[in-house]
RNA sequence: AUGUUAUCAAGAAAGGUGGAGGGAUUAGACCCAUUGAAGCCUUAGCAACCCUUUAGAAAUAAAGAAGGUGCUAAAUUCUACUCUUUUAAAUUGUUUAAUUUAAAAGGAUAGAUAACAA
Numbered sequence: 001a002u003g004u005u006a007u008c009a010a011g012a013a014a015g016g017u018g019g020a021g022g023g024a025u026u027a028g029a030c031c032c033a034u035u036g037a038a039g040c041c042u043u044a045g046c047a048a049c050c051c052u053u054u055a056g057a058a059a060u061a062a063a064g065a066a067g068g069u070g071c072u073a074a075a076u077u078c079u080a081c082u083c084u085u086u087u088a089a090a091u092u093g094u095u096u097a098a099u100u101u102a103a104a105a106g107g108a109u110a111g112a113u114a115a116c117a118a
Stems, first nucleotide, its partner, number of pairs: 002117007013043005021032003026080004044072003049068002051064005076110001081107001083106010
């Protein structure tokens, strides 16, 4: 780096070092930051994916937190799109209707994390 599966509106920060950026990427918006950003270290915490115990044939459920990860501003900060539904407006049409635009909800894409596989 690739694939599969699951989850992503909950939860949880102090100190040291550092010295100007950061919020994944592109664009826009918005926000955090010299009252000290990123990164690194220490300690603490959150959660419960792997894990441990119990019940069970299994699926699964309950409890736990020693260990392996992860995480500890804002929904994955929000929007973006080939799709679906609903609503509103405009245009075309004799009508059924069609098209466009906007908004809302869902989904997809992308991303993050875990477990497994090769």